[in-house]
Molecule: transfer RNA
Organism: Fidelibacterota bacterium
RNA sequence: GCGCUUAUGGUUUAGUGGUAGAAUACGCCGUUGCCAACGGUGUGGCCGGGGUUCGAUUCCCCGUGAGCGCA
Numbered sequence: 001g002c003g004c005u006u007a008u009g010g011u012u013u014a015g016u017g018g019u020a021g022a023a024u025a026c027g028c029c030g031u032u033g034c035c036a037a038c039g040g041u042g043u044g045g046c047c048g049g050g051g052u053u054c055g056a057u058u059c060c061c062c063g064u065g066a067g068c069g070c071a
Base pairs, nucleotide, nucleotide: 001070002069003068004067005066006065007064010024011023012022013021018054025043026042027041028040029039030038047063048062049061050060051059
């Protein structure tokens, strides 16, 4: 330099052209003599910009970060 893959709550991870789910973490409540564990409940997310579309987290382009390969 070229090509491929990838980016989703604090962390890990699922997902689809129609307002994104789980685990874990954290807050509160219950249970307990206390802690832990367990149960309930809440908080928190689609890397940035542009395009297509009635509608984009999803499709396309560019950029950035990460990983892999070729030279």